[in-house]
RNAcentral holds the sequence, with entries from ENA. Transfer RNA from Ottowia testudinis, 75 nucleotides, folded computationally. Model confidence (mean pLDDT): 82 of 100. Rfam family: tRNA. The family's RNA type in Rfam is transfer RNA. NCBI's taxonomy places the organism under Bacteria, Pseudomonadati, Pseudomonadota, Comamonadaceae, Ottowia.
């Protein structure tokens, strides 16, 4: 400089054009002398940013930020 992967919830991740989801983790209650563990509910203003395509974008385009990898340049 250049290809390539990533950025979704507090963490770890799913979702690949038609109302955003799980597991932990968090709050309540049961349960216990209590605590863990277990079981029953529950709440989560979250798609990396700005444009653009389409009736509709986490999703498909371009450009940008932020990690990663790998090249390549380095007489």
């Nucleotide at each position: 400089u250049g290809u390539c992967c990533g950025a979704u919830a507090g963490c770890u991740c799913a979702g690949c054009g038609g109302u955003a989801g799980a597991g932990c983790g968090c709050u309540g209650c049961c349960c216990u002398c209590a605590u863990a563990a277990g079981g029953c509910a529950g709440g989560g203003c979250g798609c990396g940013g700005u444009g653009g395509u389409u009736c509709g974008a986490a999703u498909c385009c371009a450009c940008c930020u932020c990690g990663g990898a790998c090249a390549a340049c380095c007489a």